[in-house]
RNA sequence: AAUUUGUUUCAGGGCGAGGUGCAAUUCCUCACCGGCAGUUAUAGUCUGCGAGCUUGAUUUAUCGAGCCGAAUCGGUGAAAUUUCGAUACCGACGGUUAUAGUCCGGAUGAAAGAAGCAGAGA
Repeated sequence: AAUUUGUUUCAGGGCGAGGUGCAAUUCCUCACCGGCAGUUAUAGUCUGCGAGCUUGAUUUAUCGAGCCGAAUCGGUGAAAUUUCGAUACCGACGGUUAUAGUCCGGAUGAAAGAAGCAGAGA
């Protein structure tokens, strides 16, 4: 040093304008947003993970299993589904005077992971 143990902190953004209506930040037109790691080169749409949903076991908190959205074309280049140009597309569950990626709630939660501190370590 690799590695490893404990611990602390951090770790998700977004409805503005107009229209209809008894009623919509939920519908319609325009607008706005994009977790973590990886990748010959920077990613919401590639690969994997977290989150979310279903389910089994059980010590009720964890473990196991399953499910889990969306992109193309052109340019540059050694290299880009990541950049530039153009045009598209996607978004858990419960709630709601009316259908929600953007409001409220579980959540002052959990967590991929990031950084720090202490120890072990040839």
FMN riboswitch aptamer (RFN element), 122 nucleotides, folded computationally. It was read from a public genome assembly, where an Rfam model found it. Of the family's consensus pairs, 100% are formed in the model. Its mean pLDDT, the model's own confidence on a scale to 100, is 83.